[in-house]
């Protein structure tokens, strides 16, 4: 110097659908979708404080598994993200 754990501030951010219901998005378009405004949002980068100290531990992709993210709730359709395990 890197690495990892815990706080702390910073910038990036996917995804943010239908119907019903509710004081609890909105407007226009239209077949569970698109655009714009509010509002949220997992995860991912970097910095600064501490601790830990050989600790700590790579990458792809498919499969299964499990956690979380998208405007009260249910219902339901469709996607992100990340960790495990199996291949490779």
């Nucleotide at each position: 110097u890197g690495g990892u754990c815990c706080g702390a501030g910073c910038g990036c951010g996917a995804c943010u659908g239908g119907c019903g219901u509710u004081g609890a998005g909105g407007u226009g378009g239209u077949u569970a979708c698109c655009a714009c405004c509010a509002g949220g949002g997992a995860g991912c980068g970097g910095u600064c404080g501490g601790g830990c100290a050989g600790c700590a531990c790579g990458a792809c992709u498919u499969c299964g598994g499990g956690a979380c993210c998208g405007u009260u709730c249910g219902c339901c359709u469709g996607g992100g993200c990340c960790c495990c395990g199996c291949g490779u």
Predicted 3D model of an 88-nucleotide RNA (ZMP/ZTP riboswitch aptamer (pfl RNA motif)) from Aeromicrobium choanae. Rfam family: ZMP/ZTP riboswitch aptamer (pfl RNA motif). The literature on the family includes a 2015 paper in Structure by Ren et al., "Global RNA Fold and Molecular Recognition for a pfl Riboswitch Bound to ZMP, a Master Regulator of One-Carbon Metabolism". Its family is annotated with one-carbon metabolic process and regulation of purine nucleotide biosynthetic process in the Gene Ontology. The family has 185 seed sequences and 3,295 matches in Rfam 15.1. It was read from a public genome assembly, where an Rfam model found it. Its mean pLDDT, the model's own confidence on a scale to 100, is 77.